Transfer RNA from a Phycisphaerales bacterium, 76 nucleotides, folded computationally. The prediction has a mean pLDDT of 82. It matches the Rfam family "tRNA". From the family's description: Transfer RNA (tRNA) molecules are approximately 80 nucleotides in length. The sequence was found in a public genome assembly.
């Protein structure tokens, strides 16, 4: 240096053809228990990596740039 995957909640991953941002855990409150754990209920929690564009309408499509991973070449 090139090419190729990914990046969405504190973690792990969804989202159909562009059309109302979810779920698990985890975190709070409360239930229940002598207490606690499980277990049930509920509440909160987002700049969709960043920017620009295209669109009525972007997490989804274009480009530019970060960051990670993986492979090839180059230097030594």
């Nucleotide at each position: 240096a090139c090419g190729c995957c990914a990046g969405u909640a504190g973690c792990u991953c969804a989202a159909u053809u562009g059309g109302u941002a979810g779920a698990g855990c985890a975190g709070c409150g409360g239930a229940u228990u002598c207490c606690a754990a499980a277990u049930c209920c509920g509440c909160a929690g987002g700049u969709u990596g960043a920017g620009u564009g295209u669109u009525c309408g972007a997490g989804u499509c274009a480009c530019u740039c970060c960051u990670g991973g993986c492979g090839u070449g180059c230097c030594a």